[in-house]
RNA sequence: AAGGGCAAACCCGUCGUGAGGCGGGGACGCAAAGCCACGGGACCCCCAGGGUCAGCCGGGCCACCGAA
Numbered sequence: 001a002a003g004g005g006c007a008a009a010c011c012c013g014u015c016g017u018g019a020g021g022c023g024g025g026g027a028c029g030c031a032a033a034g035c036c037a038c039g040g041g042a043c044c045c046c047c048a049g050g051g052u053c054a055g056c057c058g059g060g061c062c063a064c065c066g067a068a
Base pairs, nucleotide, nucleotide: 005030006029010025011024012023013022014021015020028055034061035060036059038058039057040056041053042052043051044050045049
């Protein structure tokens, strides 16, 4: 290089009080947009507390293909 990977908004179904999760459709983007709430941050709730977001930033762990 090529093959291939993931999938925002939005729509449908479903679970949850909620932030949001999951499945299907769909592609704005992504070379770790793979995994982990450890630090910061945002968000939710029934707010001494409990939760959500890894496609907000940092950090940790791990990783496919291999033309000329």
Molecule: c-di-GMP-I riboswitch aptamer
Organism: uncultured Actinotalea sp.